[in-house]
RNA sequence: GUGUCCGUAGCUUAGUGGAUAGAGCGUUGGCCUCCGGAGCCGAAAGCAAGGGUUCGAUUCCCUCCGGACACG
Numbered sequence: 001g002u003g004u005c006c007g008u009a010g011c012u013u014a015g016u017g018g019a020u021a022g023a024g025c026g027u028u029g030g031c032c033u034c035c036g037g038a039g040c041c042g043a044a045a046g047c048a049a050g051g052g053u054u055c056g057a058u059u060c061c062c063u064c065c066g067g068a069c070a071c072g
Base pairs, nucleotide, nucleotide: 001071002070003069004068005067006066007065010025011024012023013022018055027043028042029041030040031039049063050062051061052060
């Protein structure tokens, strides 16, 4: 340089044109408790960036950024 794949919450990830974008761990508030690290009930936090297509984009297309692999 070329090709393929990936990028969603602090971390690991599900989802795939329309619904409130879900989950586990973690963080945090409360309850419980002699104490809590166990248990229960809550909360916050997210689609790498820009543009296009579409009535509607996390999803499709283009560009760009970052990463992995293969080839040269």
The RNA shown here (transfer RNA) has 72 nucleotides and comes from a Lachnospiraceae bacterium.
The organism belongs to Lachnospiraceae, within Bacteria.
Its Rfam family is "tRNA". The family's RNA type in Rfam is transfer RNA. Gene Ontology term of the family: triplet codon-amino acid adaptor activity.
The prediction has a mean pLDDT of 81.